[in-house]
RNA sequence: GGAGUCGGCCAGACAACCGCGUCGCGACUCGAUCGCGCCGAGGAAAGUCCGGGCUCCACAGAGCAAGGUGCCAGGUAACGCCUGGGCGGCGCGAGCCGACGGAAAGUGCAACAGAAAACAAACCGCCGAACGGCGGUUGCUACCCGCAAGGGCGGUGACCGUGCGUGGUAAGGGCGAAACGGUGGGGUAAGAGCCCACCGCCUGCGGGGCCAACGCCGCAGGGCACGGCAAACCCCACCUGGAGCAAGGCCAAAUAGGGGGACGAUGGGUUGGCUCGGCCCGUCCCCGGGUGCGCUGCUUGAGCCCUGCCGUGAGGCAGGGCCGAGAGGAAUGGUUGUCCACGACAGAACCCGGCUUAUCGGCCGGCUCCGCCA
Numbered sequence: 001g002g003a004g005u006c007g008g009c010c011a012g013a014c015a016a017c018c019g020c021g022u023c024g025c026g027a028c029u030c031g032a033u034c035g036c037g038c039c040g041a042g043g044a045a046a047g048u049c050c051g052g053g054c055u056c057c058a059c060a061g062a063g064c065a066a067g068g069u070g071c072c073a074g075g076u077a078a079c080g081c082c083u084g085g086g087c088g089g090c091g092c093g094a095g096c097c098g099a100c101g102g103a104a105a106g107u108g109c110a111a112c113a114g115a116a117a118a119c120a121a122a123c124c125g126c127c128g129a130a131c132g133g134c135g136g137u138u139g140c141u142a143c144c145c146g147c148a149a150g151g152g153c154g155g156u157g158a159c160c161g162u163g164c165g166u167g168g169u170a171a172g173g174g175c176g177a178a179a180c181g182g183u184g185g186g187g188u189a190a191g192a193g194c195c196c197a198c199c200g201c202c203u204g205c206g207g208g209g210c211c212a213a214c215g216c217c218g219c220a221g222g223g224c225a226c227g228g229c230a231a232a233c234c235c236c237a238c239c240u241g242g243a244g245c246a247a248g249g250c251c252a253a254a255u256a257g258g259g260g261g262a263c264g265a266u267g268g269g270u271u272g273g274c275u276c277g278g279c280c281c282g283u284c285c286c287c288g289g290g291u292g293c294g295c296u297g298c299u300u301g302a303g304c305c306c307u308g309c310c311g312u313g314a315g316g317c318a319g320g321g322c323c324g325a326g327a328g329g330a331a332u333g334g335u336u337g338u339c340c341a342c343g344a345c346a347g348a349a350c351c352c353g354g355c356u357u358a359u360c361g362g363c364c365g366g367c368u369c370c371g372c373c374a
Base pairs, nucleotide, nucleotide: 001370002369003368004367005366006365007364008363009362010361012339013338014337015336016335017334018333020040021039023037024036025035026034027033028031042345046356047355049354050353051352052351053350054244055243056242057241066240067239068238069237070236071085072084073083074082075081086100087098088097089096090095101235102234106233107232108229109228123173124172125169126168127167130166131165132164133162134161135160136159137158138157139156140155141154143152144151145150181199182198183197184196185195186194200224201222202221203220204219205218206217207216208214248296249295250294258287259286260285261284262283263282267281268280269279270278271277303322304321305320306319307318308317309316310315340343
């Protein structure tokens, strides 16, 4: 100097004038008035995807069902978040990514291709050991011809050939996302954990990892069993009651209606053929729900900043300081000037912790790789 990676921060700046909202103070002609003062959107206020606070309803406990989470440990109010570690994958590296429990409990699935997709199988190829066939060489030999030498036709043994039938094989080829460990040697008819060495794998033990996950290390045993898929059912462990600020709470007067008590003729009405009984009707007192408006919930909070200590870290503890929107048809804006690198995505509505998505550009710091100079 270039390329990259991780973390933190900013989100046009300054000034003047005009305006808007809540709150506080003051004034008066007490009004949705005026004046002054403080404060006035975000890193995502967004999606509403997780987790909690708060509120109302429900709730003995346990189990079933349903849904969710899923390597291990820690952090936290909690989480599906975060941190650290393990394992796997990617990258030269700093680093990044991962639904990452169980397939030796059961059921199921694997299109197409392929011989075969799970208690293996044999298409091409390889082999010719074994059994059979065919051909050849040769030994022995029954029978026939010949006086004989010899010839003919069979049988049988050994050897050679063929790869025709049965067969052996899983090295090589081929199919596939996936084909029943890999490399080398021995061995063999050809081959094969068939045997051996190393690597891999499995089981047990010991160590390491402050626990744990975990071939991270060692020892012993085992030729290898147990292929893949659980974002298929399933099994295991853990978690989960429902609804949401239009939650919920408060409230004057009037009124339809309701509940309780007392009194009263033992009255009236109704049911019924009648009695008992049931229901309804009067007066007074007490209680008191809902809707709308208004008020509240409403912003001081798992808050922010600084310092110290503890921790690898997420974070925790202590001390000091600070108050940084709270509207309710809904404020947070406009004009002008100067400057620059010419300004993205976007707009609170009960609150908080996360995740995800959108985003012009800029600043700071840690680290990595490459090149050059000294």
The RNA shown here (Bacterial RNase P class A) has 374 nucleotides and comes from Arenimonas sp. The organism belongs to Arenimonas, within Bacteria. Its Rfam family is "Bacterial RNase P class A". The family's RNA type in Rfam is ribozyme. Rfam's curators write: Ribonuclease P (RNase P) is a ubiquitous endoribonuclease, found in archaea, bacteria and eukarya as well as chloroplasts and mitochondria. The prediction has a mean pLDDT of 75. The sequence is in RNAcentral, with records from ENA.